RNAcentral holds the full RNA, with entries from ENA. Large-subunit ribosomal RNA, domain IV from a Pseudomonadota bacterium, 363 nucleotides, folded computationally.

Context: one part of a larger RNA
RNA sequence: CCCUCGUUAAGGAACUAGACAAAUUGGCCCUGUAACUUAGGGAGAAAGGGUGCCCGUGGGGUGAAGCCCGCUGGCCGGGCGGAGCCCUCGCGGGUCGCAGCAAAGAGGCCCAAGUGACUGUUUAACAAAAACACAGGUCUCUGCUAAGCCGAAAGGCGAAGUAUAGGGGCUGACGCGUGCCCAGUGCCGGAAGGUUAUGGGGAGGGGUCCGGCCCGAGCAAUCGGGCCAAAGCUCCGAACCGAAGCCCCGGUGAACGGCGGCCGUAACUAUAACGGUCCUAAGGUAGCGAAAUCCCUUGUCGGGUAAGUUCCGACCCGCACGAAUCGCGUAACAACUUGGGCAUUGUCUCAACGAGGGACUCG
Numbered sequence: 001c002c003c004u005c006g007u008u009a010a011g012g013a014a015c016u017a018g019a020c021a022a023a024u025u026g027g028c029c030c031u032g033u034a035a036c037u038u039a040g041g042g043a044g045a046a047a048g049g050g051u052g053c054c055c056g057u058g059g060g061g062u063g064a065a066g067c068c069c070g071c072u073g074g075c076c077g078g079g080c081g082g083a084g085c086c087c088u089c090g091c092g093g094g095u096c097g098c099a100g101c102a103a104a105g106a107g108g109c110c111c112a113a114g115u116g117a118c119u120g121u122u123u124a125a126c127a128a129a130a131a132c133a134c135a136g137g138u139c140u141c142u143g144c145u146a147a148g149c150c151g152a153a154a155g156g157c158g159a160a161g162u163a164u165a166g167g168g169g170c171u172g173a174c175g176c177g178u179g180c181c182c183a184g185u186g187c188c189g190g191a192a193g194g195u196u197a198u199g200g201g202g203a204g205g206g207g208u209c210c211g212g213c214c215c216g217a218g219c220a221a222u223c224g225g226g227c228c229a230a231a232g233c234u235c236c237g238a239a240c241c242g243a244a245g246c247c248c249c250g251g252u253g254a255a256c257g258g259c260g261g262c263c264g265u266a267a268c269u270a271u272a273a274c275g276g277u278c279c280u281a282a283g284g285u286a287g288c289g290a291a292a293u294c295c296c297u298u299g300u301c302g303g304g305u306a307a308g309u310u311c312c313g314a315c316c317c318g319c320a321c322g323a324a325u326c327g328c329g330u331a332a333c334a335a336c337u338u339g340g341g342c343a344u345u346g347u348c349u350c351a352a353c354g355a356g357g358g359a360c361u362c363g
Base pairs, nucleotide, nucleotide: 001358002357003356004355005354006353007352008351010349011348014347019344027051028050029049030048031047036041038173052095053094054093055092056091057090058089059087060086061085062084066080067079068078069077070076071074096100108342109341110340111339112338113337114336115334116333120132121131136171137170138169139168140167141166142165148157149156150155174329175328176327177326179259180258181257184256185255186252187251188250189249190248193247194246195245199241200240204236205235206234207233208232211228212227213226214225215224216223217222260278261277262276263275264274287321288318299315300314301313302312303311
């Protein structure tokens, strides 16, 4: 010096990102307990008192002997009786110690705010949370060989269920609410018209080619070239007929999503209930707001402190809140996050001493 532990004058968070750690509190009995509240709770709120031993005594439980009465004469029933034993609920007096739950074990508490309703779940081994789940809400699909899912199929799950059921999405107790936009995208409905695949359809054309004609060469057979061209086979192929889809016509937001700009105006000033204009599918309602969201920003005012970039209450110029990617509240709950207070402390001023074990030296 390191680890684990003990004690500490005065002060008492001055430490620190942060009271992290440690300390305080602590059992049982009694008294007594606020706001708020979903009337259950909050509550062990908080706060206060008691606690050993000895003597005396009250109380409670059980209930022997003995005595009396009765009869069905017994190991019987009833009454009186109170010994002994048990409980330690209480009262009075006394007594010892620093201390009486004397050791061990054994809540620190309160106030305000954020988030999530709650009990639960999670990153096995850096995250336990305001993340996930959750009852509840809502939308949507599914009529039963259900929808959906697994599988190549058989088959299985759904379900030995049947719309008060089952699948999927979003939201997330409860309370009060959940505005406007259907132009785009999605979904649902519609079928008149437009478009339209394979297919149907075949106008027309090409190839092959029977045959015929013409020209050229040759004495001729024949050869070369050209034209017309039936049937068959074959290739290409226009019009026209064609479904869904798309176009089109409607609906739909607890579907994906979106929810304006500029200028002017009131008899101080300032501001603008009011007006003008441009654009849009429609221009953000209620509620909330420097917020887990505010850049400027330590905004401004108030509170708390001697002093407060944090905190609480307000204001509103919301860079860039806002209504089930829910909005705003909310008792209870939380090893959650933030601020404050009381208590208590070696966290600190500022360190000291001690115990055990290491490090180090020798062996």
Its mean pLDDT, the model's own confidence on a scale to 100, is 86.